[in-house]
Predicted 3D model of a 377-nucleotide RNA (Bacterial RNase P class A) from a Parvularculaceae bacterium. A source record names the gene rnpB. The coordinates come from a structure-prediction model, not an experiment, and the mean pLDDT is 75.
Formats: sequence, structure tokens, C1' cells
RNA sequence: UCAGGCGGCCGGACGGCUGCUCCCUGAAAGGGGAGAGGAAAGUCCGGGCUCCAUGGAGACAGGGCGCCGGGUAACGCCCGGCCGGCGUGAGCCGAGGGAUAGCGCCACAGAGAUUGAACCGCCCCGGACUUGAUCCGGGGUAAGGGUGAAAAGGUGCGGUAAGAGCGCACCGCUGGUCCGGUAACGGAUCAGGCAUGGCAAGCCCCGCCCGGAGCAAUGCCGAAUAGGGAUCGCGCACCCGUGCAAGCGGGCAGGGGCGUCUUCGCUCCGAGCGGUCCGGGUUGGCAGCUGGAGGCGGCGCGCAAGCGCCGUCCAAGAGGAAUGGCCGUCCCUUCCGCAAGGAAGGACAGAACCCGGCUUACAGGCCGCCUGACGCG
Repeated sequence: UCAGGCGGCCGGACGGCUGCUCCCUGAAAGGGGAGAGGAAAGUCCGGGCUCCAUGGAGACAGGGCGCCGGGUAACGCCCGGCCGGCGUGAGCCGAGGGAUAGCGCCACAGAGAUUGAACCGCCCCGGACUUGAUCCGGGGUAAGGGUGAAAAGGUGCGGUAAGAGCGCACCGCUGGUCCGGUAACGGAUCAGGCAUGGCAAGCCCCGCCCGGAGCAAUGCCGAAUAGGGAUCGCGCACCCGUGCAAGCGGGCAGGGGCGUCUUCGCUCCGAGCGGUCCGGGUUGGCAGCUGGAGGCGGCGCGCAAGCGCCGUCCAAGAGGAAUGGCCGUCCCUUCCGCAAGGAAGGACAGAACCCGGCUUACAGGCCGCCUGACGCG
């Protein structure tokens, strides 16, 4: 310098004018202060909180998880390691328990995909006649070819008619012992020639975990000449018309409410009206609502995730839902231009009870560590 791996961070800056939500102050006018994110997103996991259900324990069903150790309130998350695969490497990827408990499946190709397979080939024996690199039949054979994602441990030597763990050496596998490691696992050594594939993100088996619903949860306050219940007070009378009647219309007493009482006025009732109390509850109001598994800094422990102690700070809290717009200077990107300069634009996205994670989206830029190649000193 080029190519790459891993981790972390920023994600327009400053100022002015004017709006919006909330808080403080003020009698008011006004003044002062605070106001989105790393993902606020998807709502996929795990919790707090609230209500409902629930005597304890267990079983069944259903769902989830699954190498080992650690972290954590908890997790399906994170950290460290093991094993396997990929990469020259830094590193990356892995739903990573069990396949002789049972069932099921294994496309295409292929003779055959599992009660151990004979298509081609190889070898032996018998037969035929056309005596051949022939044909037919019987048998042996997994060494060679071919198919496939996968074909019965691999390589070599011996052996054999040809072959074969048939025998042997090494590698692999299984089991025992010893050593290292908390463990997963690794190493050494001894023994066994060691047929019996793969899929459990198919059923299943084993181990562990799991009540349900969600802030529109839930609690409190709470009117009315609305409605329900209890109780008390007053009242439920008369006349006319019409009608068979129920009723309807009109009148006059009477009663209630309001205007402070009377008068009077308005209005309601006329068989109900009014007072008091009780419980429920709509619109609405308040709480839940942000001080918390909290942020930052230092020290200590730990490889790390993280934990402990000390100091310091308080950082939106709306509730049909504010966080906006304009201008100026600068920054960045793109385009135009020989240039001076000009024009356009500023990633993804946006709180709604809170927290820990995961996943997904993200223009542009910055930093650190590491790897490979080449060059120079």
C1' cells in the first nucleotide's frame, strides 16, 4: 500500500424568530425550565407490577428447552470452554441429549437404501458346438467399474481359484484401566477383528422448566327536575262536556319546586309530589406513571459475561396523544460549472406501565486490535 477479520462509537453543529405538551412562578400580562431512540420498531423470549384462579405434593395432557462450566431477578439471552465443519490466516458457523426401546420415512438415479445388496466385472465347475476375447447352466466373490447425499471401516502387505478383518501393521471404532481437567472432553495403554447406514426442525424415549390475562391491568372520587332500593311527610277531592265504559277535553280546589317569607309570578303534578339515607354507576376527574434489577465516574475481584464498595446525578411522562416550522453561519453528500461559485438534499425511524434480551431497518463517517500478500528501511 492492497485485500480481509473482529470489536466499539457518532449518526448533523451553533444561533435567532415563532408554535405545541408538561412543570415552576405571577393577580394578570408575562417570565423561567424540561421535552424521543439506538433501535422508541417487530411484539419473538424472560421478568417486575396488577387482577383472576389456586390447600400441599404428585400424576396425566399440552407447550418449551437440551454439549460442559459460569453470569443473571429470569431467559430460548450473555460470557468462557469442548467437540464437529469451513477458511492459508485473523476468525466464522452449528435446535450440539438418545437411532440394538418401538413405529415411520429415505425423492431421483441405481441390481440393491437394510429380516446384510451380485448390474457390469473377476474366479471355479459342468454342458453345447460354430473350438471362440463364444453361448447356456450352477456356484463363489464386496478387490475393480457404475448409481447416489449416503453402498456395509480406511491404507498397505500377506493370503486365495478369485476374493474377503481371512491373518498382520498403522489409522479409525467399541470397551477397560491410568493420567490431566470442576466438567464437556483430551492423552496414554491394554483388550476385542469390530456386519447391522441416515433422518428425532417425523412420531417417540430420557432429563429439566411452565397457572391465566394484561396498564383499554387495576384502585379511588363521583353529579343531574336520570334510573333502583329503604324510610318519612303531604296528598290521592269536586264540577261540566263527550262516551256503554275505559278514557279524552275543559274548569276549579289542593299539593310540590324556584324567586329569602306573605301576596304575586313562572312552572310541574293532579295520583302522585317532595325530603332524607343507601348501594351501583355513564360522561368526567385522580392514582397506577416513572427514582429504577437506573445513568456516570473511581477502586477492588474475575480471562470474560459480570459482581461488590464508594462518590455523584435525576434525564419526556402526554393520554386521541406535544416534541413542529422558518431564517442565518458552518459541516457532509450529489449534480452543474474551466474557475469563482450556484442548486438540491441530510440514513432508518419516532415514546405511550417499566425493565433485561433477541431479531429486523439504517445515508454517511470515525476509532481500536488482529490476519494475509507485496514493497521499503